Large-subunit ribosomal RNA, domain II from Porphyromonas sp. COT-108 OH1349, 680 nucleotides, folded computationally. Its mean pLDDT, the model's own confidence on a scale to 100, is 82.

Context: one part of a larger RNA
RNA sequence: ACCUACGAGUUACUUUACGCAGCGAGGAUAAGACUUUAGAGAGUUGUAUCCGUAGCGAAAGCGAGUUUUAAAUGGCGUACAGUUGCGUGAAGUAGACGCGAAACCAAGUGAUCUACCCUUGGCCAGGCUGAAGUUUGGGUAACACCACAUAGAGGGCCGAACCGGUUGACGUUGAAAAGUCUUCGGAUGAGCUGAGGGUAGGGGUGAAAGGCUAAUCAAACUUGGAGAUAGCUCGUACUCCCCGAAAUGCAUUUAGGUGCAGCCUUUGGGCGGAGCUGUAAGAGGUAGAGCGACUGAUUGGAUGCGAGGGCUUCGCCGCCUAUCAAGUCCAGACAAACUCCGAAUGCUUACAGGCUUACCAAGGAGUGAGGGCAUGGGUGCUAAGGUCCAUGUCCGAGAGGAGAAGAAUCCGGACCAUCGGCUAAGGUCCCGAAAUAACUGCUAAGUUGAAACAAACGCGGUCAUGAUGCGAAGACAGCUAGGAUGUUGGCUUGGAAGCAGCCAUUCAUUUAAAGAGUGCGUAACAGCUCACUAGUCGAGGAUCGUGGCAUGGAUAAUACUCGGGCAUAAGCAGUUUACCGAAGCCGUGGGAUCAGUAGUGAUCGGUAGGGGAGCAUUCCGGCGUGGUAGAAGAUCGAGGGACAACUUCGGUUGGACAUUCCGGAAGAGCAAAUGUAGGU
Repeated sequence: ACCUACGAGUUACUUUACGCAGCGAGGAUAAGACUUUAGAGAGUUGUAUCCGUAGCGAAAGCGAGUUUUAAAUGGCGUACAGUUGCGUGAAGUAGACGCGAAACCAAGUGAUCUACCCUUGGCCAGGCUGAAGUUUGGGUAACACCACAUAGAGGGCCGAACCGGUUGACGUUGAAAAGUCUUCGGAUGAGCUGAGGGUAGGGGUGAAAGGCUAAUCAAACUUGGAGAUAGCUCGUACUCCCCGAAAUGCAUUUAGGUGCAGCCUUUGGGCGGAGCUGUAAGAGGUAGAGCGACUGAUUGGAUGCGAGGGCUUCGCCGCCUAUCAAGUCCAGACAAACUCCGAAUGCUUACAGGCUUACCAAGGAGUGAGGGCAUGGGUGCUAAGGUCCAUGUCCGAGAGGAGAAGAAUCCGGACCAUCGGCUAAGGUCCCGAAAUAACUGCUAAGUUGAAACAAACGCGGUCAUGAUGCGAAGACAGCUAGGAUGUUGGCUUGGAAGCAGCCAUUCAUUUAAAGAGUGCGUAACAGCUCACUAGUCGAGGAUCGUGGCAUGGAUAAUACUCGGGCAUAAGCAGUUUACCGAAGCCGUGGGAUCAGUAGUGAUCGGUAGGGGAGCAUUCCGGCGUGGUAGAAGAUCGAGGGACAACUUCGGUUGGACAUUCCGGAAGAGCAAAUGUAGGU
């Protein structure tokens, strides 16, 4: 892992609602007793007791009333049938759908492991070092002291047994529930060890690690209380049909729980009561707008009360100002907690219309973690697949088509069948069903190949469009020629001559035209060039804007792509006509539910959940039936049936019971619970 078997809403009592039945202003007996029966049981009796028939008050008590009160008012009552049994739904009390703690308490069992202690025994190869003491000699006044010997101390040294467990490797479903190999520490001591004994669970023992206390220790093990408790997790078993949620409000030692309400379902009742649309009438201060209409905030300009600064005979006065600035004027503009104004929606009321459902009571729930998107907002960074509200919608609980793929985006709501048709979104070169469709433009970047993936800024890319000048009296560009004189203008300067800088009626003359000079250049000149003019040429040209499509800007982590192939359209923009395309709609056939006399009509996605109808299994009762001429079971084959299932026939095996129908009762249905046991 698979297979087989087992495996979870039960039972008792009390209450409540509904269904069925009995009796009914009444209903019912309990224990017991008696009779009967093969037995299970049945019948009679039993009137204790219970519910109902009257309530109100704390009570005395009164009574269709009573109580409060001085009284009145108010409160609760005063019409409406109950009761008993059985069945079903639900609640309560019990283990109460099943399995599951960590723990708590009680009584016992453990020191053959291990910790410490007591008693009594045992063990420690070999080697090294050489303390005290002592003898002898030296030495001293005597000691002290020195030397050689001797001696043999030490939680001394090296190192086997023994005890330990430092390092590394292996082992890790091991040879082993702690080991093996290597290496290492102690090894006469606070040493190791045998036997016997002691200390016991909030207790022991501990050279202390919360260590050890029988592979168990921040409180052992065994049995019991005990089915502890578990607002938690997991699991909870056949089918079909109808309806079908919620993830919200308030409260909660409450926030992943619960109560009440909301939303679902079933049954009963009931009626112009609710929704929708239209018309009419209302209240309002949002969006917007506005602010010479308030409160506040606010930009630029004009003027400049007043203030500051400067000048001043500082006594006034007076003059000036790149300062501040009231008020006024002109122009502009802001506000959730501003409003002179002011919608659309929504809300309330009345009337009308036609359709659909509301409403009340009772039984049963589930939900009370929601989520995405669009719109209006708060918060956040006008960040988030963020968070918190509101309105709507979808997912949740919704299949199908489109979006390459993809809960909630677009289209659209699946009763069943159909090798029929039309469409939606979206598509029509191939993958791929359908246009290599038509017309008009654009793009040259493979931009692009939908939208959702790019900006500021740059750009003689290209297309369209607008405005203003110039142009056959010749524009624009090119080429040829001129571009002069007073004058080197004045000043400054070492120099300043068009061209460092300053100044200015920057003039005048000759001219077709030529600046007291556009740029380069020189130390300064010179030189080159431009403006300007003529000639040549011969038709458009210059500048400024607006829009479309392109272009640079353009950098992300495994290795490319529009879904791919690929495409110059099969890209982009516009117009048009066909076609394809879904479980949508239509056609044909069929089923179920509801309504209706009928013809017929409507409906039939679905999680939690409510309701209904059935099937199967085991046993029992009743009427029966089949079976050694072969029951049940097993297996193979062929049918009927919408499904669960049931059932018929035939073959083989098997060898003794099986069971229709009508009823009753349950140990009554397995895929899951890291389910339990067995097998493979």
Its Rfam family is "Bacterial large subunit ribosomal RNA".